[in-house]
Annotation
This is a predicted structure of a 74-nucleotide RNA (transfer RNA) from Slackia heliotrinireducens. Taxonomically the source falls in Slackia (Bacteria, Actinomycetota, Coriobacteriia, Eggerthellaceae). The sequence was found in a public genome assembly. It matches the Rfam family "tRNA". Rfam classes the family as a transfer RNA.

RNA sequence: GCGCCCGUAGCUCAGUUGGACAGAGCGGGAGACUUCUAAUCUCUAGGCCGCGGGUUCGAAUCCUGCCGGGCGCG
Repeated sequence: GCGCCCGUAGCUCAGUUGGACAGAGCGGGAGACUUCUAAUCUCUAGGCCGCGGGUUCGAAUCCUGCCGGGCGCG
């Protein structure tokens, strides 16, 4: 330099036939239970979906340019 894949919550990820308030587990906070802790149960906060532009009535999802990471080739 070229090709392919990935980037979504603090962490690990799901969601890509374009459409409903964008989700799960773990972790955080509060409560219940317990003599206390752990475990368990209930509730709850946290994201403008890597950044910019385009297409569209509508974009996490499609197109494009960049940035970052991984793999392969030279």